[in-house]
This is a predicted structure of a 72-nucleotide RNA (transfer RNA) from an Elusimicrobiota bacterium.
């Protein structure tokens, strides 16, 4: 130094260009329990930044920043 693939709630992981970005463990509240744990309900919690193309971009494109992994 040159390729390729990844970037999404705290963490794991979806999402035909048109969804209130959804599940799962985590957390938080209330139910039940004489408590606790398990169980039920309900909540808060996200598209790595910055251009572009599109009526419309988590999604296509470029660039940056991070992180795998190949080659020299």
């Nucleotide at each position: 130094g040159c390729c390729u693939c990844c970037a999404u709630c705290g963490u794991c992981u979806a999402a035909c260009g048109g969804u209130u970005a959804g599940g799962a463990c985590g957390u938080g509240g209330c139910c039940c329990u004489u408590u606790c744990a398990a169980g039920g309900c309900c909540a808060a919690a996200a598209c790595a930044g910055g251009g572009g193309u599109u009526c419309g971009a988590u999604u296509c494109c470029c660039c940056u920043u991070g992180g795998a992994g190949g080659c020299a």

Rfam family: tRNA. By type it is a transfer RNA. Gene Ontology term of the family: triplet codon-amino acid adaptor activity. RNAcentral holds the sequence, with entries from ENA. The coordinates come from a structure-prediction model, not an experiment, and the mean pLDDT is 82. RNAcentral records the identical sequence in 2 taxa.